[in-house]
Small-subunit ribosomal RNA, 3' major domain from a metagenome, 482 nucleotides, folded computationally. The prediction has a mean pLDDT of 83. The RNAcentral record of the full RNA draws on SILVA.
Context: one part of a larger RNA
RNA sequence: UGACGGGGGCCCGCACAAGCGGUGGAGCAUGUGGUUUAAUUCGACGCAACGCGAAGAACCUUACCUGGGUUUGACAUCAGCAGGCCAACUGUAGAAAUAUGGUCUUUUUACCUUCGGGUAAAAUCUGCUGACAGGUGCUGCAUGGCUGUCGUCAGCUCGUGUCGUGAGAUGUUAGGUUAAGUCCUGCAACGAGCGCAACCCUUACCUUUAGUUGCCAUCAUUCAGUUGGGCACUCUAAAGGAACUGCCCCGGAUAACGGGGAGGAAGGUGGGGAUGACGUCAAGUCCUCAUGGUCCUUAUGUCCAGGGCUACACACGUGCUACAAUGGCCGGUACAAAGAGAUGCGAUACUGUGAAGUGGAGCAAAUCCCAAAAAGCCGGUCCUAGUUCGGAUUGGAGUCUGCAACCCGACUCCAUGAAGCUGGAAUCGCUAGUAAUCGUGGAUCAGCACGCCACGGUGAAUACGUUCCCGGGCUUUGUACA
Numbered sequence: 001u002g003a004c005g006g007g008g009g010c011c012c013g014c015a016c017a018a019g020c021g022g023u024g025g026a027g028c029a030u031g032u033g034g035u036u037u038a039a040u041u042c043g044a045c046g047c048a049a050c051g052c053g054a055a056g057a058a059c060c061u062u063a064c065c066u067g068g069g070u071u072u073g074a075c076a077u078c079a080g081c082a083g084g085c086c087a088a089c090u091g092u093a094g095a096a097a098u099a100u101g102g103u104c105u106u107u108u109u110a111c112c113u114u115c116g117g118g119u120a121a122a123a124u125c126u127g128c129u130g131a132c133a134g135g136u137g138c139u140g141c142a143u144g145g146c147u148g149u150c151g152u153c154a155g156c157u158c159g160u161g162u163c164g165u166g167a168g169a170u171g172u173u174a175g176g177u178u179a180a181g182u183c184c185u186g187c188a189a190c191g192a193g194c195g196c197a198a199c200c201c202u203u204a205c206c207u208u209u210a211g212u213u214g215c216c217a218u219c220a221u222u223c224a225g226u227u228g229g230g231c232a233c234u235c236u237a238a239a240g241g242a243a244c245u246g247c248c249c250c251g252g253a254u255a256a257c258g259g260g261g262a263g264g265a266a267g268g269u270g271g272g273g274a275u276g277a278c279g280u281c282a283a284g285u286c287c288u289c290a291u292g293g294u295c296c297u298u299a300u301g302u303c304c305a306g307g308g309c310u311a312c313a314c315a316c317g318u319g320c321u322a323c324a325a326u327g328g329c330c331g332g333u334a335c336a337a338a339g340a341g342a343u344g345c346g347a348u349a350c351u352g353u354g355a356a357g358u359g360g361a362g363c364a365a366a367u368c369c370c371a372a373a374a375a376g377c378c379g380g381u382c383c384u385a386g387u388u389c390g391g392a393u394u395g396g397a398g399u400c401u402g403c404a405a406c407c408c409g410a411c412u413c414c415a416u417g418a419a420g421c422u423g424g425a426a427u428c429g430c431u432a433g434u435a436a437u438c439g440u441g442g443a444u445c446a447g448c449a450c451g452c453c454a455c456g457g458u459g460a461a462u463a464c465g466u467u468c469c470c471g472g473g474c475u476u477u478g479u480a481c482a
Stems, first nucleotide, its partner, number of pairs: 001482002003479003007476007015466002019430005026321008034312002042053002064307007073132001077131007088103006106123007134296002137294003143290002145285003148281001150279001155194006161170003174185003200273004205241001208238004214231003219228002244267001247261005323423001327382007339370001341368001344363002349358003389420001394415007436458007
């Protein structure tokens, strides 16, 4: 100087407390461990691994296993030698890879030509040979790059000066204050840098400009903003304004700032996002990529078929659905936002109980379409029961995608109708348009979503406070630790 203390002081955070809803019990989905297996490919392991890499394993993917092939190779460049076709179509054998036949006979340039074509060279292809390719083999404790984490915590440092023999100290401590090393005052310090804040995006209010594909108050018209008309309103597009403790009162050291008030759409960082200092964990990744070393080279490379990654006495994590009446079922009826669309989205119409099919108007979209929002509201029914709750499981029949749904897809209809009556110890999230609850869209994607990412609808309760638990910041003290 640090680190540590079941030492002290000050302060903060959904850290506790006050509340609301969960997990832990059930069934299922999903990941992991374990076990099993020919293989169940690999990585990730307290927080910070476990709906994680994987924004989507039937084949492919695929790295694993079994079997069948191949050895200059599936891929790149070059050289030598030999050759003529190649590509496409097609027969046979085969699970395919592939092997072996047939049809056919590429392009450019030069030369010759009987104008049919021929010869040579190059491109291209095949065989042999050699350099080499190839490796999701190993090492993340050799590395780059990228990422997590403490933590959006308020810290981490430097120059000059001064003090100290020196390691170092000072500044950065103190008194206040702040979300903040934020600012003020003081001070052997004076300045500066990386962080904080601001600048960026979005949201909340108003205004100007503009009015189609958007809108409809007035006028006419219609089944319908449908059409004429209009751009007032909504909305959209873009630029500007608006909030700065600016104003008033009180407190305070006349400061920084704090408390209250006015005006205002908004008030003291308005809400949300992006943004992550010096560093820590030899944290994670050699399987994104790149890369040193090392290993394999008729195999640890590569091609193909089938299987596996989907197994199942069990254990754990994360979710979904429930256990019901604030509910289930039936009928009627209302209101979003954001987003996708050409190998695409697909209206109206018709068929089917339904998944869906037929068909194809319109739409590279404020125009058409996906599209029905659902909770909600109105009416009816059920009457507390393992039920008209709950939907697992199983049988049958189908739809769709796709060469192909047996291993191993999603969905529909009929039947079946399991556990479950609110979950022990323990444990998690959340302070406002939040929790809870309700649906909608998107990426990946042929198909497959209870996951992920985004969107809106309805919309709470509670916070006395900082004694305690956890994590963190500053300071002080002890230390046989570095």